[in-house]
RNA sequence: GCAGGGCGGAUAAUCGCGGCUGCAGGCGCCGAAAGGCCGCAGGUGAGGAAAGUCCGGGCUUCACAGGGCAGGAUGCCGGUUAACGGCCGGUGGAGGCAACUCUAAGGACAGUGCAACAGAAAUGAACCGCUAUUAGCGAUAAUAGUAAGGGUGGAAGGGCAGUGUAAGAGACUACCGCCCGGCUGGCAACAGCCGGGGCACAUGUAAACCCCAUCCGAAGCAAGACCGAACAGAAGCGUUGACGCGGCCCGCCAGCUUCAGGUAGGUCGCAGGAUCUGACUGGCAACAGUCAGGCUAGACAGAUGAUUAUCCAAGACAUAACCCGGCUUACAGCCCUGCUU
Repeated sequence: GCAGGGCGGAUAAUCGCGGCUGCAGGCGCCGAAAGGCCGCAGGUGAGGAAAGUCCGGGCUUCACAGGGCAGGAUGCCGGUUAACGGCCGGUGGAGGCAACUCUAAGGACAGUGCAACAGAAAUGAACCGCUAUUAGCGAUAAUAGUAAGGGUGGAAGGGCAGUGUAAGAGACUACCGCCCGGCUGGCAACAGCCGGGGCACAUGUAAACCCCAUCCGAAGCAAGACCGAACAGAAGCGUUGACGCGGCCCGCCAGCUUCAGGUAGGUCGCAGGAUCUGACUGGCAACAGUCAGGCUAGACAGAUGAUUAUCCAAGACAUAACCCGGCUUACAGCCCUGCUU
C1' cells in the first nucleotide's frame, strides 16, 4: 500500500430517573369518566452508524375482488434471500507494477433521430502532396491517376510489416482484427482451437427515442382499533350508478360532497422477532440445516443523568420514537488477521 474484522471507554460506590416481571394493594392520591399513580423484591435501559430517507419488505387501512391500457423500475451469467436496484461467486471491459478497485454490462439486420465547429470531405470525400502526359528556357499551367505521407478533427473508413506499382492502394502475402461454419471445455456468461471468406450489411451512438425480457396497487404508526366525555345542524348530489378503488377505460359498489358546530382525555398498536449467541454438518462463499442456550429500551413535550476513586490511547462522528434486511454518508484514537510491492 490493498482487503477484512474489533474497540470507540471499563470497574466500584452513593444519590436520582424510565419500563418489565412477581408480591402486596388502602379505597390512600389524581380524574367527570375511561383510566392512572404511590409500596417491596428481582432483572433491565441509546449506535456502528441511531444519520440520509436512497431501495426492499413485515404490519394497518382503502377493499368483497379484479381485467386491460398507459406509466415506472431493473438489465452479463449462476447462486442466495421474505424481497431487493442488496450480498456471494464468476465472465467481459477499464484502471493499477501488484495485492486489488470500478462497471448504466440485453438489442444498431424492427424502425426513427443525432454526429456541432474545424476540415476538401463525417453515407463514398481530394486542401497540400506524389506520379504520368502535353506545353514552357524556367518558375509553372492543363489533363489523367492516386489515397501510402501531411493538415483539420474525438473519429477520415480496418491496423501493422512487406511484395508490388509510373506513383500508390487488401491489388496481393503473413500476423492481428471482422464475418460465416465447426470442434473442445464450462450449468452458463464465455474461453480456446480448426477451416473458409469478403477485405466489410462501409462507422459510432440506446446514461437518445425505441425494441426485447423480468418485475411493480396506493397511502402510511400522526397507519389503525377500542373506552370515556361532549355536541347542532344547514345546503346539495345520487339507486338512471354518485363517492370510492394511484392515472384512464371496463367492471364492482349505496350512500356521498360542501359549509358550520363539538371532542385537544385514556388504553391498545408498542416489541418474542423473516430474532440473538454457541457448536456441528453442507457449501469456494454469500448462506442453509440440525442441536443447545438467551430475552437484552419502549419514552409520549418525551427516561440513560450527577458525584467520587482507580485504570486508560478513547477528546472523534454523534443520541431509539412501528419494526426488520440493505445501501450511502460522517468518524479523533487504538488493536488484530491476511496479501502485494
Predicted 3D model of a 341-nucleotide RNA (Bacterial RNase P class A) from a mouse gut metagenome. The RNAcentral record of the sequence draws on MGnify.